[in-house]
RNA sequence: AGCGAACGUUAGCGGCGGGCCUAACACAUGCAAGUCGAGCGAGAAAGUGGCUUCGGCCAUCAGUAAAGCGGCGGACGGGUGAGUAACACGUAGGUAAUCUUCCCUUGAGCGGGGGACAACGUUUCGAAAGGAACGCUAAUACCGCAUACGUUCCCGGGAGCUUCGGCGCCCGGGAGGAAAGCUAGGUCGCAAGAUCCGGCACUCGAGGAGGAGCCUGCGUCGCAUCAGCUAGUUGGUGGGGUAACGGCCUACCAAGGCGAAGACGCGUAGCUGGUCUGAGAGGAUGAUCAGCCACACUGGGACUGAGACACUGGCCAGACACCUACGGGUGGCUGCAGUCGAGGAUCUUCGGCAAUGAGCGCAAGCUUGACCGAGCGACGCCGCGUGCGCGAUGAAGGCCUUCGGGUUGUAAAGCGCUGUCGAGGGGGAGGAAAGCCGAAAGGUCUGACCUAUCCCUGGAGGAAGCACGGGCUAAGUUCGUGCCAGCAGCCGCGGUAAGACGAACCGUGCGAACGUUGUUCGGAUUCACUGGGCUUAAAGGGCGCGUAGGCGGCUUGCCAAGUCAGGGGUGAAAUCUUUCGGCUCAACCGGAAAAUAGCCUCUGAUACUGGCGAACUAGAGGGAGGUAGGGGUGCGUGGAACUUCUGGUGGAGCGGUGAAAUGCGUAGAUAUCAGAAGGAACGCCGGUGGCGAAAGCGACGCACUGGAUCUCUACUGACGCUGAGGCGCGAAAGCCAGGGGAGCGAACGGGAUUAGAUACCCCGGUAGUCCUGGCCCUAAACGAUGGGUACUAGGUUGUAGACUUGACAUGGGUUUACAGCCGAAGCAAAAGUGUUAAGUACCCCGCCUGGGGAGUAUGGUCGCAAGGCUGAAACUCAAAGGAAUUGACGGGGGCUCACACAAGCGGUGGAGCAUGUGGCUUAAUUCGAGGCUACGCGAAGAACCUUAUCCUGGACUUGACAUAUGCGAAAGCGCUAGGAAGUACCCUGCGGAAACGUUAGGGGAACGGUAUCCAGUCCGGAACCUAGUACAGGUGCUGCAUGGCUGUCGUCAGCUCGUGUCGUGAGAUGUCGGGUUAAGUCCCUUAACGAGCGAAACCCUUGCCUCCAGUUGCCAGCGGGUCAUGCCGGGGACUCUGGAGGGACUGCCGGUGUUAAACCGGAGGAAGGCGGGGAUGACGUCAAGUCCUCAUGGCCUUUAUGUCCAGGGCUGCACACGUGCUACAAUGGCGUGAACAAAGGGACGCAAACCCGCGAGGGGGAGCAAAUCCCAAAAAACACGCCCCAGUUCAGAUCGAAGGCUGCAACUCGCCUUCGUGAAGCCGGAAUCGCUAGUAAUCGCAGGUCAGCAACACUGCGGUGAAUGUGUUCCUGAGCCUUGUACACACCGCCCGUCAAGCCACGAAAGGGUGGGGCAUCCGAAGUCGGUGUCACAGCCGCCGAAGAUGAAACGCCUGAUUGGGACU
Repeated sequence: AGCGAACGUUAGCGGCGGGCCUAACACAUGCAAGUCGAGCGAGAAAGUGGCUUCGGCCAUCAGUAAAGCGGCGGACGGGUGAGUAACACGUAGGUAAUCUUCCCUUGAGCGGGGGACAACGUUUCGAAAGGAACGCUAAUACCGCAUACGUUCCCGGGAGCUUCGGCGCCCGGGAGGAAAGCUAGGUCGCAAGAUCCGGCACUCGAGGAGGAGCCUGCGUCGCAUCAGCUAGUUGGUGGGGUAACGGCCUACCAAGGCGAAGACGCGUAGCUGGUCUGAGAGGAUGAUCAGCCACACUGGGACUGAGACACUGGCCAGACACCUACGGGUGGCUGCAGUCGAGGAUCUUCGGCAAUGAGCGCAAGCUUGACCGAGCGACGCCGCGUGCGCGAUGAAGGCCUUCGGGUUGUAAAGCGCUGUCGAGGGGGAGGAAAGCCGAAAGGUCUGACCUAUCCCUGGAGGAAGCACGGGCUAAGUUCGUGCCAGCAGCCGCGGUAAGACGAACCGUGCGAACGUUGUUCGGAUUCACUGGGCUUAAAGGGCGCGUAGGCGGCUUGCCAAGUCAGGGGUGAAAUCUUUCGGCUCAACCGGAAAAUAGCCUCUGAUACUGGCGAACUAGAGGGAGGUAGGGGUGCGUGGAACUUCUGGUGGAGCGGUGAAAUGCGUAGAUAUCAGAAGGAACGCCGGUGGCGAAAGCGACGCACUGGAUCUCUACUGACGCUGAGGCGCGAAAGCCAGGGGAGCGAACGGGAUUAGAUACCCCGGUAGUCCUGGCCCUAAACGAUGGGUACUAGGUUGUAGACUUGACAUGGGUUUACAGCCGAAGCAAAAGUGUUAAGUACCCCGCCUGGGGAGUAUGGUCGCAAGGCUGAAACUCAAAGGAAUUGACGGGGGCUCACACAAGCGGUGGAGCAUGUGGCUUAAUUCGAGGCUACGCGAAGAACCUUAUCCUGGACUUGACAUAUGCGAAAGCGCUAGGAAGUACCCUGCGGAAACGUUAGGGGAACGGUAUCCAGUCCGGAACCUAGUACAGGUGCUGCAUGGCUGUCGUCAGCUCGUGUCGUGAGAUGUCGGGUUAAGUCCCUUAACGAGCGAAACCCUUGCCUCCAGUUGCCAGCGGGUCAUGCCGGGGACUCUGGAGGGACUGCCGGUGUUAAACCGGAGGAAGGCGGGGAUGACGUCAAGUCCUCAUGGCCUUUAUGUCCAGGGCUGCACACGUGCUACAAUGGCGUGAACAAAGGGACGCAAACCCGCGAGGGGGAGCAAAUCCCAAAAAACACGCCCCAGUUCAGAUCGAAGGCUGCAACUCGCCUUCGUGAAGCCGGAAUCGCUAGUAAUCGCAGGUCAGCAACACUGCGGUGAAUGUGUUCCUGAGCCUUGUACACACCGCCCGUCAAGCCACGAAAGGGUGGGGCAUCCGAAGUCGGUGUCACAGCCGCCGAAGAUGAAACGCCUGAUUGGGACU
C1' cells in the first nucleotide's frame, strides 16, 4: 500500500460497483426452453343464449384450449471449480489428415408413385407411474422409381506442388447417388381445385463467414528422504474404426521407448487476459468482467443429431431421499430466489420482458430468474451535508496551578443571515427507437424501474464519531492504583511521586467512519538475475585422478545457429497509461491514441560466440644434458641405549616423591665388570632447511620406482583448465586373522594426595603400540584461506640451478623455481592481508542463509562391529556470534610502595570490674548505627528533667508554639461573631499525685474617646473569655524522592581538559618508554604541545638566631629589706612572653649518572636533603550513614501519632561479642623523705591561710574576671627502710557497718570517705591488635559536658624513655605497565551437569484403527461391436465392461502400556 473480508464502537444522504472464499453437504416450494395452425390430421369443457318429451339437444365459446404426428431449438444462454501437472491452458504454427445446422454468394434442380405409425376409437393390465392388444387416419414423417450441372469411387493422360506418403488443377471414359411442400395477391372454376406472380421452405454441388476436431515447437508448482520406469509398452506389417492422422483397436513380427536438461512416484492446483505490490527485476494471487477447459448426485455406457457421449434427454449400477395398495415406482438447485447444515462470514422464496440479446415464427407475437431493474447489508470507491458571519466580562462549569493565573475558548450564550441534504406537497424532460400501418408524406403502439431538474412550505431546526497521546510516531497533565489490577506491534511499562495501567481534562490523527484481527507484497541487497557471501561472524569438499558438463590461445576462409538491423504477421476485448468527451464534480462511463518484453516470418550485416575447413606457436606436451631431495616400495646391515638371562666383584640398601608409601633386596638387590638374547626407535648433523597431492617422510647400503627443477632444443600443434556423479589415497584410535612383544602403556591392582579423588604424583600392568594380509574413513584432516591463468611498488633471508664479471679468491651483477620475514597501494567490520593476496579480473567446482532442538530423529545406503555418509520437523529463545575499546578481575607476568610481612617492644583473647552491642526478659526495657568504615558510636554526663508513637495512669483540644502590614509604653495581638470592671491578673482555699479544674475567699489593673467635674463604672477597641474557621503541632513513614554534613578507599598519586594527530567508531595519544622521586616529583626521549583539579608550596605549631617591646613574667650587676621569699627601688643583660625578621636552597666539595634530573658521601650548620607535628582530602566509589541536629518533596495523623502531668522504664540478666580499667607482683608492694613540668579552668565560679574531723568533708573567707589569686599535691624518678616469692604486706572484686557531698528527691538508680570483709587471678588456646623515635612502653596533670555522677571514657598536656628492621619469598592493601577473559550488578561475577516436581512438543514401541492408489482372481449390469438368427425385429452366443466380492503386498495418517532424549518453569 492492498483486500470478495470478519469483529468492536459509532452512523445523515446519494451515485457507481460488489456480496457462501467454508460442506462439488442435503434440499421443501415456485419459476429458469420453448416455438411454429403459413407442415399434418383431429379437436373439447366451463360459461352464455335458445329448444326440450327434462333423458338431452342446438348455437356460441371455437377451429379456441389441451394433446398428438412433423420441423427447428433444447450442444446456446446460466452455474460451479470437484477433477486435471495435462497439448488442460498460454503463445506461435500445421492440418496436403478433417467436419460444419442455421447465415451469405453462386450453379443446377424440385418429375412421378407407394405403404405405414401416433393422435383418435374399442377392449384391457396396474394403487400409481406407466403400459398392452385390435382397428382407423394425414403430412414438409417414411420408402421405392426417374433425372444428375457439380459431387463420390475406379481407370487413362498432362503441367505443377510436395513432408516423396501424396496432393489439388485440367482433359477423356465407366459406375453409384436427390428432393416437399406451404402461401398473400391476381385470373379461371359452382365447388374441389388449377394457373400466374411474389415470398418462405426443399434437393444436389461450389465458394465464403463463423464454429469445431486433430497435430507440433516453446512456456507452465513442490518433494531426489520418489532413481530407475515401461508390455499396447516402442516400432513395423495386415485388418478394423473415425469427419479425420494415429497402438485409437486387433493379429503377427521385432525389442524397443523414457530418464539427473529429473523419467516413474507422491503432494498440491482449473489455466490465461489480468489483479495487488514493487523504482524495476521480481514476489504473491487468479473474486467480480472476458477467453479457454472441466464438471452437472457418484460411476459406466451409448442413442439422436450439423454439433452431445448431452445441467433441467434416455439406459444400467450405487448411495441418499420421497411415494406405495409392498407388487412396484419417482427424484437430482454447482440455474434464479429460498431452506437446513457448516462457518468468523456473504442478500429478496421481489418487479418486468419497457430496453439489450437469444429460440421459434412470413409476421403479429410467444417464451426467456439471460438480461434490465428494484430490495437488504457503510462490504468497497466517490461525492455532499451536519451550518455561515459578528460576538470578551475572555461568563458559568470542568481541568491544572508556582494560587498570581492558565486552559477549555469565539468555543458557548447573545445578535444577524443562509437554506445544501433530509421532510411534506406539486409540476416534469429522458431512458423509445425499432416494429406496425402506409406508395409516399406521414400516422400509430410500447416504461418494470429510475427519476435529473424546477416550484411551494418550514425552520439551524433532523444529522459526529472512532482511535491514539513513553520512543519508533503527530499529540501531556492531574488523580487513583502500588510487580496488584492491568498494558504491550518491537523496545518495554507497573514493586507509593507511572507523560506507558484505570479515569478526568486537554491535545493529536482520521472522519460517516475509526480501530482491531487475518492475509499478500514492500521495506528485506534477509535466496542477492538486476543485487550477497565463505581466514576469525553461517559457509572451502581431508587430498588426488578423472566421466558428463561448463569455460577456453593466435591467423584465415566459408556458413549464418546465437547476435544485430529493417520490414511483415500475431500479440482478442476489457484492464493499465495518455488525451478528448458524457453524467453539476468525482467515482463511473464512452471515443481515440499509445503500449504489449514474447512468438512466427522475410530481407540484410558478419565484429564477437558457435559450426566446418586450413595454417601457426607464446598455453600444454615431447627430446637432449645436468642438479637437489627424510618422495615411495622391498631386501639387507649397523651402533648407542634399554630389558632379561648367565657368570664375577661387592655387602645393605635400592627405588621413588613436594614429602612419602606401595615396590625390589641377605634366596645377595641397587652399583660395577664380562658375555649372551630380544624387540623397538634411529642421538649429534637438524636448520621459520628439504621432499610429497594430502595424510605424511629422518641410522646406513643395495635394487626397483614416482615427481620436481635448471639449461639447450631445428619435435607435436590447443592436445588446455575445472570437474556434479564415479574411482583411488587417507594421521591416530578401533575391528578381523596370523605373528611379535624390549620399552611405553588405556583398562585394571596397589601406594599416596584429598572432605571425597573412580584424577593429577608414585609402584606395577593387560589390550595396544611393531610386522603381514584385510577392514574402518574420521580429526582443530588448519594457512580454520578449493583449483587454474594473467596483471599490480619494493626490501631482505634461505634452499636448488644457470648465465655474467673479475688475474685468483671470501666476492659483485643478472635470471628461474621453491621456502620465509618486513612492508607501498589496494582490500578488510576490524584483527590483519599484501607477487605464496584476503588486491585487480576471468573460468570451473564445493558450501552458507538467526541461536537452541541437532549433526539428533526417521528413511535410504555403506560397515564384522564401533560407527560413517545423506539429513529434518515439532517446540523454544530474542538473541547467538565476530573483531576491537574502556574498565574490573586472575590461585597471570614485570616494576614499586605501606607497621603489609619479617625483625622487635607492648597488648587483646584467660580473671574481676567498667562500658557498648547482641540475645533473652519485660507493661516498657524509646530510636538510630551493622565487615574493614556498627559495638567507651549519636550520648562533651539517662535519679526527676533530659526522654522521644517506650510503658501504666490521668488531663487539654485553635491547642505548649507561628501568622505580614498595623496597633500598643511594653508584654503581646491570626481572622470572624458574641461577651468583656470587681473583668483580666495575683494570692489563698478546695478537689487532685500533679497537670488541670473550680469567681469559694481576698487583693485588683492598663489604652483611647466623651463628659461641666469625676470614670474601673458611659462608649469603643484590645488583652481576656466563649463559639466558629484558616491553621498550628508530629523525635510519625520514606536517607531507595532530596539538600547539607560525614565516614571509607586515601594524603593513595592519581583524575581530566583544550588544540593537534591517529582510528569508520568506541577510543587512543598526551598520561607510554629510559632514569629519578614521598609524589603524573623532576629530567631526557617522544605526534604531540600546553593547561586544570590533586602532589608540593603558601597557613598554624615546634626546633636555632637576630631585632623590637618589658607587665602580671625575669633578676646578672647596683641599692634597700627579711628567719626566708624579685619582697622593694630599679634594670632589660638572661629565661620567658609575643610581634617582626633571618635561617635550609642539593647552595658548596667529591663521586656516580646521558654533560640531565637526581642519588651517595662530606664540610659547615641549631636544623640536611619533605627537619618533626598539624590543618589541608582530586575525579569518583559504596542507592555507605544521617528525615532523631538542621532544611525539605511526597504520604500519614488532627478531642491525636499533637500538648501537659505523676510514677515506672531506657540501669532489667542464664548467656555471647567488642572496647577498656585493675591485676596476677620484687624493674614490685608498703612506709618515710629534701626533686622537677606543660597545658588548662575559674564569678550560679576557683578558693588560699587558719580551725574541726582519721577521712570524705565541714567551718572560714584573704585573693582572683586571672603570665598577678586559686584549682595545684604533679607522678613515675631519686634516697632510706621494711617485705623475701607466698594467693603473700600481691591483687583488689564482693559484702557488712558507719559516715560525707550534691540535689525538691539518691528505693529502683549517684559519687566519695573510714573501718571490716578479702573473690577470681600466679601472664592467658585457636586467633588477633598497636607501634620505626622523643615513637612504643610507662608516669602523672588538666579540660569539656556537669547540681551531682556511674570518667577506668573522650580531648589535650607534659615527665621518664627503649628495642628492632635497611629486606620484599610469603599474608593484606595500594599504584603503574603488560597479558588473558565467555565478567560489565564487573569474581560476593559468570556458569555446567545430575537429581526432585509441574508442564509442552517430538522419537521408539507389543500392537490397534483408518485412508488413497495400484496388482491378481472371481462374478458381471447397461451398452457398442462381432457372430448367429429371421422377411425384418426380437432372441441367443462371444469379447470388453461399471459396481461388487476375495487375496497378497507397498505407502500415508491416527492411536498405544511403557520408554528415550529435548524445551520451559
Model confidence (mean pLDDT): 83 of 100. Small-subunit ribosomal RNA from an uncultured bacterium, 1465 nucleotides, folded computationally. Rfam family: Bacterial small subunit ribosomal RNA. Gene Ontology terms of the family: ribosome and structural constituent of ribosome.